The RNA shown here (small-subunit ribosomal RNA) has 1463 nucleotides and comes from an uncultured prokaryote. The RNAcentral record of the sequence draws on ENA.
RNA sequence: ACGAACGCUAGCGGUUUGGAUUAGGCAUGCAAGUCGCGCGAGAAAGUCUUCGGACGAGUAUAGCGGCGAACGGGUGAGUAACACGUAACCAACGUGCCCCUUAGAUCGGGAUAGCUACUGGAAACGGUGGGUAAUACCGAAUGGUCCCCUGGAUGGCAUCAUCCGGCGGGUAAACGGCGGCUUCGGCUGUUGCUAGGGGAGCGGGUUGCGGCCUAUCAGCUUGUUGGUGGGGUAAUGGCCCACCAAGGCUACGACGGGUAGCGGGUCUGAGAGGAUGAUCCGUCACACUGGGACUGAGACACUGCCCAGACUCCUACGGGAGGCUGCAGUCGAGAAUCUUCCGCAAUGGGCGAAAGCCUGACGGAGCGACACCGCGUGUAGGAUGAAGGCUCUCGGGUUGUAAACUACUGUCACGCUAUAGGAACCCACGGUGGUGAAUAGUCAUCGUGCUGACCAAAGCGAGAGGAAGUGCCGGCUAACUCCGUGCCAGCAGCCGCGGUAAGACGGAGGGCGCAAGCGUUGUUCGGAAUCACUGGGCAUAAAGAGCACGUAGGCGGCUUGCUAAGUCAGGCGUGAAAGCCCCGGGCUCAACCUGGGAACUGCGUUUGAUACUGGCGGGCUAGAGUUCGGGGGAGGGGAGUGGAAUUCCCAGUGUAGAGGUGAAAUUCGUAGAUAUUGGGAAGAACACCAGUGGCGAAGGCGACUACCUGGACCGAUACUGACGCUGAGGUGCGAAAGCGUGGGGAGCAAACAGGAUUAGAUACCCUGGUAGUCCACGCCGUAAACGAUGAGUGCUAGAUGUGGGGGGUUUACUCUUCAGUGUCGUAGCUAACGCGUUAAGCACUCCGCCUGGGGAGUACGGCCGCAAGGCUAAAACUCAAAGGAAUUGACGGGGGCCCGCACAAGCGGUGGAGCAUGUGGUUUAAUUCGAAGCAACGCGAAGAACCUUACCAGCCCUUGACAUGGGGAGUAUGGAUACCAGAGAUGGUUUCCUUCAGUUCGGCUGGCUCCCACACAGGUGCUGCAUGGCUGUCGUCAGCUCGUGUCGUGAGAUGUUGGGUUAAGUCCCGCAACGAGCGCAACCCUCAUCUUUAGUUGCCAUCGGUUCGGCCGGGCACUCUAGGGAAACUGCCGGUGAUAAGCUGGAGGAAGGUGGGGAUGACGUCAAGUCCUCAUGGCCCUUACGGGCUGGGCUACACACGUGCUACAAUGGCGGUGACAGAGGGAUGCAAUAGGGCAACCUGGAGCAAAUCCCCAAAAGCCGUCUCAGUUCGGAUUGUUCUCUGCAACUCGAGAGCAUGAAGUUGGAAUCGCUAGUAAUCGUAGAUCAGCAUGCUACGGUGAAUACGUUCCCGGGCCUUGUACACACCGCCCGUCACACCAUGGGAGUUGGUUUUACCCGAAGCCGGUGCGCUAACCGCAAGGAAGCAGCCGACCACGGUAAGGUCAGCGACUGGGGGUGA
Repeated sequence: ACGAACGCUAGCGGUUUGGAUUAGGCAUGCAAGUCGCGCGAGAAAGUCUUCGGACGAGUAUAGCGGCGAACGGGUGAGUAACACGUAACCAACGUGCCCCUUAGAUCGGGAUAGCUACUGGAAACGGUGGGUAAUACCGAAUGGUCCCCUGGAUGGCAUCAUCCGGCGGGUAAACGGCGGCUUCGGCUGUUGCUAGGGGAGCGGGUUGCGGCCUAUCAGCUUGUUGGUGGGGUAAUGGCCCACCAAGGCUACGACGGGUAGCGGGUCUGAGAGGAUGAUCCGUCACACUGGGACUGAGACACUGCCCAGACUCCUACGGGAGGCUGCAGUCGAGAAUCUUCCGCAAUGGGCGAAAGCCUGACGGAGCGACACCGCGUGUAGGAUGAAGGCUCUCGGGUUGUAAACUACUGUCACGCUAUAGGAACCCACGGUGGUGAAUAGUCAUCGUGCUGACCAAAGCGAGAGGAAGUGCCGGCUAACUCCGUGCCAGCAGCCGCGGUAAGACGGAGGGCGCAAGCGUUGUUCGGAAUCACUGGGCAUAAAGAGCACGUAGGCGGCUUGCUAAGUCAGGCGUGAAAGCCCCGGGCUCAACCUGGGAACUGCGUUUGAUACUGGCGGGCUAGAGUUCGGGGGAGGGGAGUGGAAUUCCCAGUGUAGAGGUGAAAUUCGUAGAUAUUGGGAAGAACACCAGUGGCGAAGGCGACUACCUGGACCGAUACUGACGCUGAGGUGCGAAAGCGUGGGGAGCAAACAGGAUUAGAUACCCUGGUAGUCCACGCCGUAAACGAUGAGUGCUAGAUGUGGGGGGUUUACUCUUCAGUGUCGUAGCUAACGCGUUAAGCACUCCGCCUGGGGAGUACGGCCGCAAGGCUAAAACUCAAAGGAAUUGACGGGGGCCCGCACAAGCGGUGGAGCAUGUGGUUUAAUUCGAAGCAACGCGAAGAACCUUACCAGCCCUUGACAUGGGGAGUAUGGAUACCAGAGAUGGUUUCCUUCAGUUCGGCUGGCUCCCACACAGGUGCUGCAUGGCUGUCGUCAGCUCGUGUCGUGAGAUGUUGGGUUAAGUCCCGCAACGAGCGCAACCCUCAUCUUUAGUUGCCAUCGGUUCGGCCGGGCACUCUAGGGAAACUGCCGGUGAUAAGCUGGAGGAAGGUGGGGAUGACGUCAAGUCCUCAUGGCCCUUACGGGCUGGGCUACACACGUGCUACAAUGGCGGUGACAGAGGGAUGCAAUAGGGCAACCUGGAGCAAAUCCCCAAAAGCCGUCUCAGUUCGGAUUGUUCUCUGCAACUCGAGAGCAUGAAGUUGGAAUCGCUAGUAAUCGUAGAUCAGCAUGCUACGGUGAAUACGUUCCCGGGCCUUGUACACACCGCCCGUCACACCAUGGGAGUUGGUUUUACCCGAAGCCGGUGCGCUAACCGCAAGGAAGCAGCCGACCACGGUAAGGUCAGCGACUGGGGGUGA
């Protein structure tokens, strides 16, 4: 944007528009008639009547005749064509009606319809006889500037045109019709008629140019191309025919196939273009399908005719009728397209003298928001910002001046009333003028009157009264919240939303947009520079043909003359109207209508210009080529020659192995291999030289020699004179493999065999081995045929290496020297990478090629090939990507550097046993829940008998066990006395004394218990994937970042990389970087040394006392305690390093290079863990998922795993002995001495709120014994008797005594910890706790071994590299198989369309022949003739038929080791 459709909605008007599909079928009505002024004939109804008839009425009307019916209206099937458009031409044509003009219109004749009589048929429709008219028909005359024949002149554009002649021949008519006058002779008007000339308009024909797709259509053509002569036509022409010739068209696309009416225009676009061809205008074609002619001025005729066919209808079955792609309407098909309306009032058409008649053209109305345009649905005020809705952080916000309310207005619709305009003609009447003798008639004109299908601008009335929807609100894209839902339901134009907090689904509130419409779908253009003319590309994204030669074509050096085709300028013609645009005008505006202009970018013609291009001619030498002289080269071809090596054969020497591999085996060898020596044979390939060296167009070319031969390069002279470049088709060359024929065959070696490897191994490795590799001849024609870079020419900085030639020169160089071959690089280019005089730079010429990925370089067709296959080359379907270059990460069975108990070196364990403990599983009423590789599993739990406790069973409570708020009632302290109940504890009652807590000191405030109602409480219920906080882990690994600057189009980079060094991004140096932050380190605690201060509860060297105990006096020196300080910093020296940082050795020192240990955990990762610590959003429960009590369970037990303890023994067990710690705890506590008990423990209680007292005994140690056993090892299990804690040890505690005495004799695969006061081993204490530890945390005693080293395993850091990975290698991803679906190829065939060829048939019809049948006009006295018709024959020909093909489409069992898609 639309001729639209669909969904929701809808007040009015104006102007448009409306079967796009089945050119499918059609009921019914209407759409072409008219003329009595051409002709003959000639009613009726009705009225009147004297009943005779008259009027109606010479009206209506059928027929003959004339004109029209060929216009108007419809549709777009066919048509790729002179069909259309445009510009020309016809000297090759026609023309009714109309206009102008010339001449004429004379004399005759015979029929026929209507009608009438008879008659056939169901009908449609006829037949025969009789009579009749004409502007119907016919004959004759006359006639011309008409036609035929013929002579001449002039002119032109070729055929020819024009003009002037001529003997001759040929061809007309309606004395009409209607009027007026008339002296009846005629005159006159008008309208017709005939012949000719001219005009206008219309038509016919010819030509140039222009406008679709397909080459997977490449050759087409026999009336074909032309000629001659005829025929035919209005007219040219193979239009048709006879004969002759053999032509004609085509790569600038013939022929074939597909599609399509064409144009003005329309839509879009900045334009160029692209798409389109409804309405309006022009034109063509068609009219049920096919064929045909007739009539006519005009048709091969939409509502005419004939024939054939299909279909429908009528029928008396004999025959007939019909054609809506006219207007309405109907059925069907379809997503879809209107009234069986009114009128000829207007415009136009037909007929007519006219009135008039006809007109589904047209003018109008109706229906449809289909489109465009306009108007309205109120206007102003109105805050308490009402109510309601929605939301909320509960304060509010928003809907919202919106409403209510107040005051106004009155468009449209509604009701009533009136009227304008579309109307002017014709005609009538009255004037004026022309014609005319005429005041007839007729023509022109003026005035008045007459004519409206349809429409309703005006006025009045009433009252805000009757009038708003629709789409959207994640981004693109203007507009946001709540609820519901929970990968469901659904949305979606693209990206994508939805898995419990959805701005994306559905609803609501609110908002945004447009508005009587709004959305959706479809189609076209735009955006799309995404087919690029304007205006793109081809190294790597799609794209340079494998290479060359060369045809057509395209392009082409300097100079000069002519020409004027291209080109440029002017004039002329045309480019219809409408439309678009501009300026005006008319409807109140607009849409719409209308006047003028501009434009229509085009075509033709003419005049001129001549720079450029082209053409023709002349000249030139810079391009190109020729000549002479050189040197270089794996350039090519055939021929010959050579040596090394390999294998084989023969012979000698010689003996047990050889060969081969990661290791082996197959294999060869005592029949003598391998090794070695000599001789011989064969075939193939040519070491070193050898070089980003050379040559060639590319493929490619490598021993030597000569021969034949191509090309390039350098230097020089002369010559030719543009001879050039590119190159569609075409032709040739073209690695390897492969094919054919014949040779050859040493080595190598697909296939194949065997041996290995392996889970397998149709492979990699090994031993063999055939095609092949080689030669000749012939095919194939492809490669990552690559520089992934077509060929040619010119221009645009250089540096450096190298092979060839040349110049200069000091012989070593050098050159602004030529042509090659490399590297780096400037400008420039490029998306970047990169390219860069060997361009991927700047330009020109020509060719090839590309247009998202897959399907697919595939199918079909064609061409080539012996085959393999090659060349050309799609579509359906499917995806939203595929791809390039670069960036940051991550990863690698990539590289480099480095670290860690990571490996290695060691020590000790786990894995086997019994037990403890945790987990899984199973079981159960419940075995509460969580934790899950490392980083869950002696974990949460620093301690489940009840409690804990969350679980289960049973019972009970419902404002609740707990908090806050309201109302009501009660009670507030301590003690004494008496009584009652009870065994008592205790409870109740009475009397008396006293009067609680806080306090701001105020009768100020408060507590506790019970009852009531409601807000609420409560939840270890869910979501750790809604969260906070806390924690684990990588990892105490050395990293992670920022600002400014710089570089890059950008992501990003730089800094942070590099050289050293460190435990360390630690430090130093360098550097387009300079600085900074979080981390590292240090600062903190502790241990190790010294000093100082202090001296009890600690200590005791010296002095004294002593009960011999630091016990006392005394002392504070020492130990110790706990405060302050000192000390260590690579500070010093040597070496090394770069003179640095540092490293290494040494001195001194208690300690030496971060002295040991701890605390301390960067940016981040794992949606890691925890809603059951706590907090918290949302959801859920509310006489229960809340609360209480009792009991049970968390302790189950076929099993499996983790972590531990105890062991298996002599480095030990048992007995004895009795030395030395540190740290910690203690009042509901630790408990000494003492006593009892075999013991657990009990009795008892000194001391101690603890440097004082207690736990407290340290244990390994040492001595003795046992002597290798299932033991004097080991202690499970069980029996029994006890002890302790506790309300309570049954489920289910710990301990003691006696008895019992299991497994186990050092542990498979595998696996863990540890680098020094460490491992190992030995005890001690603490938290939790009534009781319960093999666990955890802490403490000390004894006290090792080993580290060569960094190849490997694991983890980590830095740099670099590759990447198709980025939820990042636990990634990505390929193919088969299985299943489902989809489209497609082949396919025995089958069905249909279309087309070709040959033949058969041959309707109607024209033409030709014949015409013996028939016949009015003319001739003839007659016979008859002329002429015509029927009939018959022939040629052509539609439909139809037969046969054989071509081509397209549908279906098709089956088939594909084809394709696509699917969690």

Its Rfam family is "Bacterial small subunit ribosomal RNA". Rfam links the family to the GO terms ribosome and structural constituent of ribosome. The family has 99 seed sequences and 42,628 matches in Rfam 15.1.